[in-house]
Molecule: TPP riboswitch aptamer (THI element)
Organism: Deltaproteobacteria bacterium
Formats: sequence, C1' cells, structure tokens
RNA sequence: AGCGGAGCCUAGGGGUGGCCGGGCCGGCUGAAAGAGAGCAGCCAGGCCGGUCUGAGAUGAGACCCUCCGAACCUGAACUCGUUCAUGCGAGCGUAGGGAAGGCUUCCGGGAGCAAG
Repeated sequence: AGCGGAGCCUAGGGGUGGCCGGGCCGGCUGAAAGAGAGCAGCCAGGCCGGUCUGAGAUGAGACCCUCCGAACCUGAACUCGUUCAUGCGAGCGUAGGGAAGGCUUCCGGGAGCAAG
C1' cells in the first nucleotide's frame, strides 16, 4: 500500500399497521313534497388526538437498508401462540427475490520499500 472499521459525499432501494372513539368534518335515521337551520340517536368514512409494537405507523426530503444484502417484497387472506386488537411474538427462513459507487488528514492492521 492493498485490506478491515468508522465517518462523509453522491446515487439508489423500502415501509407506514392494530385498538380507542375525546374534538371537528362527513354520512344515515327520526323526517314529512323540496331546500336550509337546529335537536336527538347511530355509523367509525376523513382530519386531529390518545394508545400498542417498532428505527420508522403519512411524518420528516425523517427513519431503515444497499450484495458480508431479514431494509423490504413474495409465499400469505399461511401456521402456532398471545393480545381489547394487529403484518404483536415465534415459525416459515440454509426458501424465492431484493437497491452501490466514490472520498478520508480518524482507528486497526501491517506486506513491501527507504534511512539509521
């Protein structure tokens, strides 16, 4: 030096569920020929909020991952267990796929070379 680690840069890959139903919106019913407003009940659709797991649950150009590749996808509306519930845990899984290049004055290592 190659090399390994760590960091940085650039580029790329990836996921976003479960439960609660407090607030707002929306929808339906009471409800009548139509429309609007108000009231009551219901729905749990949208936003916000709370809560569970997680790095991450639409939130930030954050988080994770990039071949030494369980980030993530498929199988899978899978199997067993657990939970209020879930893609929550385990299995499946030595399965099939899956996105990379560069730089470094830092750390390790020490071939070779040079000098004494």